[in-house]
RNA sequence: GGGAGUAUAGCUCAUCAGUAGAGAACAUGCUUAGCAUGCAUGAGGUCCUGGGUUCAAUUCCCAGUACCUCCA
Numbered sequence: 001g002g003g004a005g006u007a008u009a010g011c012u013c014a015u016c017a018g019u020a021g022a023g024a025a026c027a028u029g030c031u032u033a034g035c036a037u038g039c040a041u042g043a044g045g046u047c048c049u050g051g052g053u054u055c056a057a058u059u060c061c062c063a064g065u066a067c068c069u070c071c072a
Stems, first nucleotide, its partner, number of pairs: 001071003005067003011023003018055001026042005048064005
């Protein structure tokens, strides 16, 4: 320098255009003499940034940034 890929909750990851979810973690309650476990509930998101397409974009297209990987 060129090609491919990834970017979504504090963490690990889903979501094939119509108000964004799970696990684990966190908080509260129940259970216990107390803890752990278990059960229930809750909080937590500028879906990397900027444009474009569309009635409508996390999703499609373009550019950029960061990371990872391959080739030279």
A computed fold for a 72-nucleotide RNA from Vicugna pacos, annotated as transfer RNA. It matches the Rfam family "tRNA". Rfam classes the family as a transfer RNA. The organism belongs to Vicugna, within Eukaryota. Its mean pLDDT, the model's own confidence on a scale to 100, is 84. The same sequence occurs in records of 4 taxa.